Molecule: transfer RNA
Organism: Cytophagales bacterium
RNA sequence: GUCGGCAUAGCUCAAAGGAAGAGCAACCGGCUGUUAACCGGUAGGUUGCAGGUUCGAGUCCUGCUGCCGACG
Numbered sequence: 001g002u003c004g005g006c007a008u009a010g011c012u013c014a015a016a017g018g019a020a021g022a023g024c025a026a027c028c029g030g031c032u033g034u035u036a037a038c039c040g041g042u043a044g045g046u047u048g049c050a051g052g053u054u055c056g057a058g059u060c061c062u063g064c065u066g067c068c069g070a071c072g
Base pairs, nucleotide, nucleotide: 001071002070003069004068005067006066007065010024011023012022013021018055026042027041028040029039030038048064049063050062051061052060
């Protein structure tokens, strides 16, 4: 330099164009002599950035940034 993959909650990951979810963690409560474990609940997201397409974009297209890989 060319090409490909990935970027979504604090962490690990779902969501194949139609109202963004789970597990763990956090917080509140139950249970317990206490803690842990276990059970119930709550909160937490400008979906890496900027544009485009569309009635509608996490998803499709373009550019950029970061990380990983292949080739030279």